Small-subunit ribosomal RNA, 3' major domain from an uncultured bacterium, 470 nucleotides, folded computationally. The RNAcentral record of the full RNA draws on ENA and SILVA.
[in-house]
Context: one part of a larger RNA
RNA sequence: UGACGGGGGCCCGCACAAGCAGUGGAGUAUGUGGUUUAAUUCGAAGCAACGCGAAGAGCCUUACCAGGUCUUGACAUCCGAUGCAUAGCACAGAGAUGUGUGAAAUCCUUCGGGACAUCGAGACAGGUGGUGCAUGGUUGUCGUCAGCUCGUGCCGUGAGGUGUCGGCUUAAGUGCCAUAACGAGCGCAACCCUUAUCUUUAGUUACUAACAGGUCAUGCUGAGGACUCUAGAGAGACUGCCGUCGUAAGAUGUGAGGAAGGUGGGGAUGACGUCAAAUCAGCACGGCCCUUACGUCCGGGGCUACACACGUGUUACAAUGGGGGGUACAGAAGGCGGCUACCUGGUGACAGGAUGCUAAUCCCAAAAACCUCUCUCAGUUCGGAUCGAAGUCUGCAACCCGACUUCGUGAAGCUGGAUUCGCUAGUAAUCGCGCAUCAGCCAUGGCGCGGUGAAUACGUUCCCGGGCCU
Numbered sequence: 001u002g003a004c005g006g007g008g009g010c011c012c013g014c015a016c017a018a019g020c021a022g023u024g025g026a027g028u029a030u031g032u033g034g035u036u037u038a039a040u041u042c043g044a045a046g047c048a049a050c051g052c053g054a055a056g057a058g059c060c061u062u063a064c065c066a067g068g069u070c071u072u073g074a075c076a077u078c079c080g081a082u083g084c085a086u087a088g089c090a091c092a093g094a095g096a097u098g099u100g101u102g103a104a105a106u107c108c109u110u111c112g113g114g115a116c117a118u119c120g121a122g123a124c125a126g127g128u129g130g131u132g133c134a135u136g137g138u139u140g141u142c143g144u145c146a147g148c149u150c151g152u153g154c155c156g157u158g159a160g161g162u163g164u165c166g167g168c169u170u171a172a173g174u175g176c177c178a179u180a181a182c183g184a185g186c187g188c189a190a191c192c193c194u195u196a197u198c199u200u201u202a203g204u205u206a207c208u209a210a211c212a213g214g215u216c217a218u219g220c221u222g223a224g225g226a227c228u229c230u231a232g233a234g235a236g237a238c239u240g241c242c243g244u245c246g247u248a249a250g251a252u253g254u255g256a257g258g259a260a261g262g263u264g265g266g267g268a269u270g271a272c273g274u275c276a277a278a279u280c281a282g283c284a285c286g287g288c289c290c291u292u293a294c295g296u297c298c299g300g301g302g303c304u305a306c307a308c309a310c311g312u313g314u315u316a317c318a319a320u321g322g323g324g325g326g327u328a329c330a331g332a333a334g335g336c337g338g339c340u341a342c343c344u345g346g347u348g349a350c351a352g353g354a355u356g357c358u359a360a361u362c363c364c365a366a367a368a369a370c371c372u373c374u375c376u377c378a379g380u381u382c383g384g385a386u387c388g389a390a391g392u393c394u395g396c397a398a399c400c401c402g403a404c405u406u407c408g409u410g411a412a413g414c415u416g417g418a419u420u421c422g423c424u425a426g427u428a429a430u431c432g433c434g435c436a437u438c439a440g441c442c443a444u445g446g447c448g449c450g451g452u453g454a455a456u457a458c459g460u461u462c463c464c465g466g467g468c469c470u
Base pairs, nucleotide, nucleotide: 007470008469009468010467011466012465013464015460016459019423020422022420026315027314028313029312030311031310032309033308034306035305042053043052064301065300067298068297070295073124077123078122079120080119081118082117083116088101089100090099091098092097106115107114108113126290127289129288131286135284136283137279138278139277140275142273147186148185149184150183151182152181153162154161155160166177167176168175192267193266194265195264197235198234199233200232201231202230203229207224208223211222212221213220238261241255242253243252244251245250317416321375322374323373324372325371326370334363335362338357339356342353343352344351345350382413387408388407389406390405391404392403393402429452430451431450432449433448434447435446
């Protein structure tokens, strides 16, 4: 000077408390450990590993295993020779590949050559091999916490201190006052995006108040530029005004005005640093290692195993519910190897036709809710695992190992011990919808979107984390 203390003081945070809904019990999905295995590729390890890398493991991916191949190589540059090759077809083979046959005798050209392919020689290629404790870059975390520093001056022999402390205040080292300090920088805040209100400009594919036409019906058509909306420009909020308290900064008021009130809500934005934190398997890169193999190609298998243990989800245990029928209302995305209205067939997954849309034009396209009928507390008309049968679709191919449909089957489970997680408002809870990846999908995951829509906060003694002073 820091760090630490079951030392002290002050302050904050869904940290506790007050509430709501969960976890831990059951089934199942997924990840991990362990075990097994020829292989179950590798990494991630308290918070900050464990629905993580992986926004898609049947082949491919793929790095793993057992086999079958190649050795200038699957890929790049250089040299020489040739244009025989290649493509197609036939045969062998699991395929990689090998053998045979073989039309045409490759393309550009400034005629020097170049592109491409094959053969030969070596320089070299290649390595998801090791080291994240050699590194770059990127990322996590403390933490969106309010801190971290510098110049000059002053103090101290010096390490260092001061400034940055004290009082008040703030979400904030945010400000005000005081002051051997005076200033400044990185952070804070603001500037950026979005959302909430209004004005204006512009109206097509959006809209329809007035006028007219038309339909079983519909902005359907003429038309309109009002409204909604779209997308550009502006306005608006600043404790600006008023009362009270205060020297001030500021605090406070069921104050006014206002769509919005004291940072209006949300996002992006992450200071100096800490953890030899993570990553050599995203990429790059230094040493080291392999070079007829630790490189490369192929068909198969594995990453999906299963006495068990843990994490994260999901579905339930029911009547605020299950089932049948009827009937409404979104937002944000996506669409040509695509989304598909409509018609027909099928109980259905879907199939066969057919049409619109390269999209504010066409399509995908809601569910909870509401109305009505039924079930009457039961392992049930709850719950849906598991298994049997028959199918649909994608795809060379669903045995290992896909999703979906129909019929049958109908397990555990009657609210879960100690414990533990999330959340303060359009939030929690609950309901569905979309997208990326993607042929298909093991998605109950991730990222978004809207619908319905609560309870509680006395307070800071205590638990956890953090800040300042001592």

Annotation:
It matches the Rfam family "Bacterial small subunit ribosomal RNA". Gene Ontology terms of the family: ribosome and structural constituent of ribosome. Its mean pLDDT, the model's own confidence on a scale to 100, is 85.